[in-house]
The part of an RNA shown here (small-subunit ribosomal RNA, 3' major domain) has 477 nucleotides and comes from a metagenome. Its mean pLDDT, the model's own confidence on a scale to 100, is 84. It matches the Rfam family "Bacterial small subunit ribosomal RNA".
Context: one part of a larger RNA
RNA sequence: UGACGGGGGCCCGCACAAGCGGUGGAGUAUGUGGUUUAAUUCGGGCCAACGCGAAGAACCUUACCUGGGUUUGACAUGCUUGAGACCGCCGGUGAAAGUCGGCUUUCCCUUCGGGGACUCUUGCACAGGUGCUGCAUGGCUGUCGUCAGCUCGUGCCGUGAGGUGUUGGGUUAAGUCCCGCAACGAGCGCAACCCUUGUCCAUAGUUGCCAUCGGGUAACGCUGGGGACUCUAUGGAGACUGCCGGUGAUAAGCUGGAGGAAGGUGGGGAUGACGUCAAGUCCUCAUGGCCCUUACACCCAGGGCUACACACGUACUACAAUGGUCGGUACAGAAGGUUGCAAUACCGCGAGGUGGAGCUAAUCCUGAAAACCGGCCUCAGUUCAGAUUGGAGUCUGCAACUCGACUCCAUGAAGGAGGAAUCGCUAGUAAUCGCAGAUCAGCAAGUUGCGGUGAAUACGUUCCCGGGCCUUGUACA
Numbered sequence: 001u002g003a004c005g006g007g008g009g010c011c012c013g014c015a016c017a018a019g020c021g022g023u024g025g026a027g028u029a030u031g032u033g034g035u036u037u038a039a040u041u042c043g044g045g046c047c048a049a050c051g052c053g054a055a056g057a058a059c060c061u062u063a064c065c066u067g068g069g070u071u072u073g074a075c076a077u078g079c080u081u082g083a084g085a086c087c088g089c090c091g092g093u094g095a096a097a098g099u100c101g102g103c104u105u106u107c108c109c110u111u112c113g114g115g116g117a118c119u120c121u122u123g124c125a126c127a128g129g130u131g132c133u134g135c136a137u138g139g140c141u142g143u144c145g146u147c148a149g150c151u152c153g154u155g156c157c158g159u160g161a162g163g164u165g166u167u168g169g170g171u172u173a174a175g176u177c178c179c180g181c182a183a184c185g186a187g188c189g190c191a192a193c194c195c196u197u198g199u200c201c202a203u204a205g206u207u208g209c210c211a212u213c214g215g216g217u218a219a220c221g222c223u224g225g226g227g228a229c230u231c232u233a234u235g236g237a238g239a240c241u242g243c244c245g246g247u248g249a250u251a252a253g254c255u256g257g258a259g260g261a262a263g264g265u266g267g268g269g270a271u272g273a274c275g276u277c278a279a280g281u282c283c284u285c286a287u288g289g290c291c292c293u294u295a296c297a298c299c300c301a302g303g304g305c306u307a308c309a310c311a312c313g314u315a316c317u318a319c320a321a322u323g324g325u326c327g328g329u330a331c332a333g334a335a336g337g338u339u340g341c342a343a344u345a346c347c348g349c350g351a352g353g354u355g356g357a358g359c360u361a362a363u364c365c366u367g368a369a370a371a372c373c374g375g376c377c378u379c380a381g382u383u384c385a386g387a388u389u390g391g392a393g394u395c396u397g398c399a400a401c402u403c404g405a406c407u408c409c410a411u412g413a414a415g416g417a418g419g420a421a422u423c424g425c426u427a428g429u430a431a432u433c434g435c436a437g438a439u440c441a442g443c444a445a446g447u448u449g450c451g452g453u454g455a456a457u458a459c460g461u462u463c464c465c466g467g468g469c470c471u472u473g474u475a476c477a
Base pairs, nucleotide, nucleotide: 001477002476003474004473005472007471008470009469010468011467012466013465015461016460019425020424021423022422023421026317027316028315029314030313031312032311033310034308035307042053043052064303065302066301067300068299069298070297073126077125078124079123082120083119084118088103089102090101091100092099093098107116108115109114128292129291131290132289133288137286138285139281140280141279142277144275149188150187151186152185153184154183155164156163157162168179169178170177194269195268196267197266199237200236201235202234203233204232205231209226210225213224214223215222240263243257244256245255246254247253319418323377324376325375326374327373328372335366336365337364340359341358345354346353347352384415389410390409391408392407393406394405395404431453432452433451434450435449436448437447
């Protein structure tokens, strides 16, 4: 100087408390361990691994296994031998890859010797490796933590390590600001500048809108028209403790109020200091070293990654009446669409099919559900719940057996609110309801977004956990 303490003081955080909803019990989905297997590819392992890499394993992917094949190679560059445009077609064999054979085909320049481009071929340099080392590395990322810290120059103090500044009194979300002070300044962080949302104004007015006027309909901005309004998207205004009272050291600030759409950081996002964990990644990529080179490389078919006594994590669906079911009736936002989104219509109980208006999209398309209004059910393993199984189908796709999703009929398991323990959340939040996107031929209970309905509670900081500052002890570094 640090680190540590079941030392002290001050302070903060959904850390506790106060509340609401869960997990842990059931069934299923998914990841992991274990076991099994020819293989169940690999990585990730407290918080910070376990719906993680994977924004989507039937083939492909794919790295694994079995079998069949190739050896200048699936891919790159150069030299070299021979041949030919390239392309294309047929046959045998084969699971395919491949292998054997046949047919067709002559691009450009030319001094006719040849040269050039491209393809195939021979040989050589070399290619190739998701092989090892993340404890050789770059890059990227997680975490402490959006915590308020981490440092430097000069000066001063100390033999020195080092200290001071950065400590102290207040204050703040903040090393934020004020005052004091052997310190005076400065840098990286904080804040602000950026995006979005909440109010108003201006400009613009189509594909959006419709108050006024005209036309028209069963109805509809449907139409002439209009720019008022909504909206769209550009530019501005607005919030700064600016004003008033109280308080405070006359300061920084705190507290109450006015005005205001918004008040003291208005809400949300992006933004992550010096560093820590030899944290993670050599399987994104790059890369040193080591290793393989008729194989640890490459191609193909089939299988596996989907196994199943069991254990754990994360979710979904329930156990019902604040519910289930049937009928009727409303209201979004955001995003996507030409190999695409697909309306009206017809067929089918349905998944879906036929067909195809419109749309390269503020124009056309992708039906919100909870909610509301009625009927039935009356507390039961039920008109709850839907696992499992049998049958029949639809769609995608060479192909749904291993191993897809969905539909219909039948079947109708566990489940009576979940022990010890444990998680999230402070407001448009939790809870609950649906919609869309990425990936994607097909496949979502995952994930990323979007809106609808919309709470309860916070006395307080004694205690648990984590963190910041000061101080104290130490046989630790």